The RNA shown here (transfer RNA) has 71 nucleotides and comes from a Patescibacteria group bacterium.
Lineage of the source: Bacteria > Bacteria candidate phyla.
Model confidence (mean pLDDT): 84 of 100.
RNAcentral holds the sequence, with entries from ENA.
Rfam family: tRNA. It is annotated as a transfer RNA.
RNA sequence: GCGGGAGUAGCACAGUGGUAGGGCAUCUGCCUUCCAAGCAGAAGACGCGGGUUCGAUUCCCGUCUCCCGCU
Numbered sequence: 001g002c003g004g005g006a007g008u009a010g011c012a013c014a015g016u017g018g019u020a021g022g023g024c025a026u027c028u029g030c031c032u033u034c035c036a037a038g039c040a041g042a043a044g045a046c047g048c049g050g051g052u053u054c055g056a057u058u059c060c061c062g063u064c065u066c067c068c069g070c071u
Stems, first nucleotide, its partner, number of pairs: 001070007010024002013021001018054001026042005047063005
């Protein structure tokens, strides 16, 4: 330099155009003499910039980071 893949919450992952979801973690409440466990609830995210579309995490272009391969 070329090609391919990945990027979604603090962490690891789902989500093939129509209100982004579950697990662990965090916080609050219940329970408990206290803690843990358990139960209920809450907060929190689409790498960045454009385009297409009534509507984009999703499709297209560019760009950044990481991984793999080729040279």